[in-house]
Record summary
This is a predicted structure of a 262-nucleotide part of an RNA (large-subunit ribosomal RNA, domain VI) from an uncultured bacterium. The coordinates come from a structure-prediction model, not an experiment, and the mean pLDDT is 90. The RNAcentral record of the full RNA draws on ENA.
Context: one part of a larger RNA
């Protein structure tokens, strides 16, 4: 821009893409078959490999500053206690998120038309013949079935709901609006930007604060024991990024632009 008014939702599916794999074991059954040795078709069940999709409850990884320990040094006058720098100084753990080696699921079943092939009926050709007319089977393959996208499918589809029939102009057109949308702002389940999404005071969108979960692992100060190093008590202490809730304290103020007359 189009889809012959303007919008907001919900959809159909022309078409396109994806997937499509396979082992072993048990049973049928030591049956059919076979002198024996051996050893099935058909059918039923179990469990794997590789591959794919999703997810983070479990097992783990990461987790640049969440907690603790610790070396050297500088500073806070000193002690104590802290902070900075040294690869995140090093070390031990670790929330959220992201993840695989973790977990769950998938390939199926069924239908249709067939290939090679197997047939029925059956003439040409009194027989025979699956074929000439006609009819029936038959594959991991084809079309479906399963998953995803999909009406720019210009052949532009369908359904539901909302807004109405204004003003100026001879007309072309212009203007202010409706439903609605965008701008702008707070954001994160989104993200390069944009978009999509959650919200904008009639509000829990983010921050703060409060409570909790989870993490770390027993803070500082004081007291006690010990000559001291150190240990113990107060005390599952103190601290705590992303997680889960609550709470308008702070910030989403005010407002602007577009948008039908069929």
């Nucleotide at each position: 821009c189009g889809c012959a008014g303007g919008a907001a939702a919900u959809u159909u599916g022309c078409g396109a893409g994806g997937a499509g794999c396979u082992g072993u074991c048990c049973u049928u059954a030591g049956u059919a078959c076979g002198a024996g040795a051996g050893g099935a078709c058909c059918g039923g069940g179990a469990u794997g490999g590789a591959c794919g999709u999703a997810c983070c409850a479990c097992u783990g990884g990461u987790g640049u500053a969440u907690c603790a320990g610790u070396u050297g040094u500088u500073u806070c006058g000193c002690c104590a206690g802290a902070a900075g720098c040294a690869c995140a100084g090093c070390u031990g753990a670790g929330u959220a998120g992201c993840u695989a080696u973790g977990u769950a699921c998938g390939g199926a079943c069924g239908g249709g038309a067939u290939a090679a092939g197997u047939g029925c009926u059956g003439a040409a050709a009194g027989c025979a013949u699956c074929u000439a007319a006609g009819c029936a089977c038959g594959a991991a393959g084809c079309c479906u079935c399963c998953c995803u996208c999909a009406a720019g499918a210009u052949a532009a589809g369908a359904u539901u709901u909302c807004c109405c029939a204004c003003u100026c102009g001879a007309a072309a057109g212009a203007g202010g609006u409706a439903a609605g949308a965008c701008g702008c702002c707070a954001g994160a389940u989104a993200g390069a930007u944009c978009a999509a999404c959650u919200g904008g005071u009639a509000g829990a969108u983010a921050g703060g604060c409060c409570g909790g979960a989870g993490g770390u692992g027993g803070a500082a100060g004081u007291c006690c024991a010990g000559c001291a190093a150190u240990g113990g008590a107060u005390g599952a202490a103190g601290c705590u990024g992303a997680c889960c809730g609550g709470u308008a304290c702070u910030a989403a103020u005010c407002c602007g632009u577009c948008g039908a007359g069929g």